[in-house]
RNA sequence: CAAAUAUUUCGGCCUAAUCUCAAAAUGAGAACGGAGGACCCAAUUUUCAGGGGUUAAUUCUACAAAUGUAGAAGGGAUGAGAUCACUCUUUCGCCAUCCUACCCGUCAGCUAACUUCGUCGGCUAAAGCGAAGGAGGUC
Numbered sequence: 001c002a003a004a005u006a007u008u009u010c011g012g013c014c015u016a017a018u019c020u021c022a023a024a025a026u027g028a029g030a031a032c033g034g035a036g037g038a039c040c041c042a043a044u045u046u047u048c049a050g051g052g053g054u055u056a057a058u059u060c061u062a063c064a065a066a067u068g069u070a071g072a073a074g075g076g077a078u079g080a081g082a083u084c085a086c087u088c089u090u091u092c093g094c095c096a097u098c099c100u101a102c103c104c105g106u107c108a109g110c111u112a113a114c115u116u117c118g119u120c121g122g123c124u125a126a127a128g129c130g131a132a133g134g135a136g137g138u139c
Base pairs, nucleotide, nucleotide: 011124012123013122014121018030019029020028021027031119032118033117034116035115036114041109050107051104052103053102054101058073059072060071061070062069063068074100075099076098077097078096079095086136087135088134089133090132091131092130093129094128
């Protein structure tokens, strides 16, 4: 000087999954999310060919004979350091890289009041090009 691995801190990212108080707790609150649940409306029975929910996470084809593998389409995420006087941020097009998962258990339409549940987990030193906006409070 260069490369690799591990740990810690700061920063950044996916996700609803964060913050505060207390600190003994199966603790409490805020915030962000989910489910159940009337009238009215919808549906008129298609209920094993089960049905349904969260979610971006579905469909098709081939192989396998089993819960998988591969591919395609569809859907989703990121691209700090692009435009912008400054800071934050939204959308669109192309390009690149990656993801495509779980749950209830025969049962649930919508749904005010009401009831109820979650706040986990994972990643990061890598990083492009162009266009159209919004907000802030400053100059």
c-di-AMP riboswitch aptamer (ydaO/yuaA leader) from Sporosarcina globispora, 139 nucleotides, folded computationally. Of the family's consensus pairs, 96% are formed in the model. Its mean pLDDT, the model's own confidence on a scale to 100, is 76.